[in-house]
The prediction has a mean pLDDT of 81. Predicted 3D model of a 73-nucleotide RNA (transfer RNA) from Candidatus Magasanikbacteria bacterium RIFOXYC2_FULL_40_16. The organism belongs to Candidatus Magasanikiibacteriota, within Bacteria. It matches the Rfam family "tRNA". By type it is a transfer RNA. Rfam links the family to the GO term triplet codon-amino acid adaptor activity.
RNA sequence: GGGCCCUUAGUUCAUUUGGUAGAAUGCUUCCAUGGCAUGGAAGAGGUGACCGGUUCAAAUCCGGUAGGGUCCA
Numbered sequence: 001g002g003g004c005c006c007u008u009a010g011u012u013c014a015u016u017u018g019g020u021a022g023a024a025u026g027c028u029u030c031c032a033u034g035g036c037a038u039g040g041a042a043g044a045g046g047u048g049a050c051c052g053g054u055u056c057a058a059a060u061c062c063g064g065u066a067g068g069g070u071c072c073a
Base pairs, nucleotide, nucleotide: 001072002071003070004069005068006067007066010025011024012023013022019056027043028042029041030040031039032038049065050064051063052062053061
């Protein structure tokens, strides 16, 4: 320098061919217990890496940029 893959909640990851963004775990509150562990209920938490384009509508499609991984030179 070139090819390919990845970037979504604090963390690990889903989200199927464009149509309200979810799970597990963690966090907060409450209930059960004398207390802890544990179990249950409710809740908060996302400019979907960044910029632009296409579209009535983009996490998803297209282009560019950045970071990471891998292969080739």